[in-house]
Context: one part of a larger RNA
RNA sequence: GAACGAACGCUGGCGGCAUGCCUAACACAUGCAAGUCGAACGAACCCUUCGGGGUGAGUGGCGCACGGGUGCGUAACGCGUGGGAACCUGCCUUUAGGUUCGGAAUAACAGUUAGAAAUGACUGCUAAUACCGGAUAAUGUCUUCGGACCAAAGAUUUAUCGCCUUUAGAUGGGCCCGCGUUAGAUUAGAUAGUUGGUGGGGUAAUGGCCUACCAAGUCGACGAUCUAUAGCUGGUCUGAGAGGAUGAUCAGCCACACUGGGACUGAGACACGGCCCAGACUCCUACGGGAGGCAGCAGUGGGGAAUAUUGGACAAUGGGCGAAAGCCUGAUCCAGCAAUGCCGCGUGAGUGAAGAAGGCCCUCGGGUUGUAAAGCACUUUCAGCGAGGAAGAACGCCUAGCGGUUAAUACCCGCUAGGAAAGACAUCACUCGCAGAAGAAGCACCGGCUAACUCCGUGCCAGCAGCCGCGGUAAUACGGAGGGUGCAAGCGUUAAUC
Repeated sequence: GAACGAACGCUGGCGGCAUGCCUAACACAUGCAAGUCGAACGAACCCUUCGGGGUGAGUGGCGCACGGGUGCGUAACGCGUGGGAACCUGCCUUUAGGUUCGGAAUAACAGUUAGAAAUGACUGCUAAUACCGGAUAAUGUCUUCGGACCAAAGAUUUAUCGCCUUUAGAUGGGCCCGCGUUAGAUUAGAUAGUUGGUGGGGUAAUGGCCUACCAAGUCGACGAUCUAUAGCUGGUCUGAGAGGAUGAUCAGCCACACUGGGACUGAGACACGGCCCAGACUCCUACGGGAGGCAGCAGUGGGGAAUAUUGGACAAUGGGCGAAAGCCUGAUCCAGCAAUGCCGCGUGAGUGAAGAAGGCCCUCGGGUUGUAAAGCACUUUCAGCGAGGAAGAACGCCUAGCGGUUAAUACCCGCUAGGAAAGACAUCACUCGCAGAAGAAGCACCGGCUAACUCCGUGCCAGCAGCCGCGGUAAUACGGAGGGUGCAAGCGUUAAUC
């Protein structure tokens, strides 16, 4: 000098854009953060013009593995980069086919019943795109190459949407390898599933991944093992660069979800707001037994030098479900708080010498503050008040016409035209008008480095100080004043970085 997720002191007008628990991965009151589908299903209830429409507990489907948070662990194929072969992939696109015949249950519901509750138990009834059996069976799977084996679901008005098998793709993911990736030798030896082979098991898949047997290997001063520290990267800061430091915000990957372990479901998890077991803690209890997990968004206590609202909206972007309308979305978009940072603007401008008064200094002549003020004549940014006022709105929906499909004018699909509704922000941005200089300047420094000097007080005291050093009676270095210098809505100090 630059820079900061900063803090502290003094001060503080406005706006735009960013940023905001770095500490206790400490404990959490309360609310919200993941639902949706009646065009899969049977009951129940409500309305009805008796055509039908609606609500929503339950069964069922899809989603809840995304999005959001944190950085505990991890020195590792975790990450970065470049390769590889033995794999899977819901939804989406695409290829070729199929979608047949039957069956038995069960929740809801009703009845009885246990319990304080959480939650159940028994009996009976019922549906399905829930479940099961048969048929069909290839360019699918397996194969000893002879063959063997495997599926489905309907809704609806024929369209359309689904369902089953299958081909290829896309996307996403799993696995392996080369190289790179902090410090310590005051850590020198480490290793028995350890290294390799064979058989078997297991996985979507390779493999000591697991197991039985066999062999005795494997790693290591090019630093094994152990210990400490640490998420990695794109990047960020600094620097002429080489480097050094760093990994907040944004983006990619990884790991974790009270602590430890485990699997289930599923295309995908060993699953933050799922399950089971154990543990610590908290809560309820009728003492028999139960409930919980903010490292989601707010918020509370605690810790700390220190870090915000228990806000609004789904209008936009995106996501889930749905044929759609739409519903949900603390993702997101916005608003609130904070000079935390960067950037911009303002706090007026012109004239004005009797060089006023006052202050300070003085050689007592004067000098300086100083055109500064007052006065006169102007302007009105910003803030204030009033009026006007965009863009962010595209899609989708409804109606009409045309075309396609069709037996059809119905439904559906496409195009064109018209229409209605839809903005949290928002008293927005922006523009115009109104009044009046009116509401808006501080902080640090002035011995040298280093821009800026005098007086008074103090008297090695009180104090200053980044370094050199000032102070013991004339202190430009302490404290105050006048004056000056530098920055400016900031200015200084401190911490840590180059």
This is a predicted structure of a 498-nucleotide part of an RNA (small-subunit ribosomal RNA, 5' domain) from an uncultured organism.